[in-house]
RNA sequence: GGGCGUUUGGCUCAGCGGGAGAGCACUUCCUUCACACGGAAGGGGUCAUCGGUUCAAAUCCGGUAACGCCCA
Numbered sequence: 001g002g003g004c005g006u007u008u009g010g011c012u013c014a015g016c017g018g019g020a021g022a023g024c025a026c027u028u029c030c031u032u033c034a035c036a037c038g039g040a041a042g043g044g045g046u047c048a049u050c051g052g053u054u055c056a057a058a059u060c061c062g063g064u065a066a067c068g069c070c071c072a
Base pairs, nucleotide, nucleotide: 001071002070003069004068005067006066007065010024011023012022013021018055026042027041028040029039030038048064049063050062051061052060
């Protein structure tokens, strides 16, 4: 330099154009002498970024960035 893949709460990841979610973590309460376990409730997201297509984009298209793999 070229090709491909990934980027979504703190972490690990789902999410076939129309409701942004799960597990763990976190907070509060119950339970306990106390902690842990268990139970209930709750908070937290510019969907990497900038544009485009569309009535409507996390999702489709293009640029850029970061990371990973392969080729040179």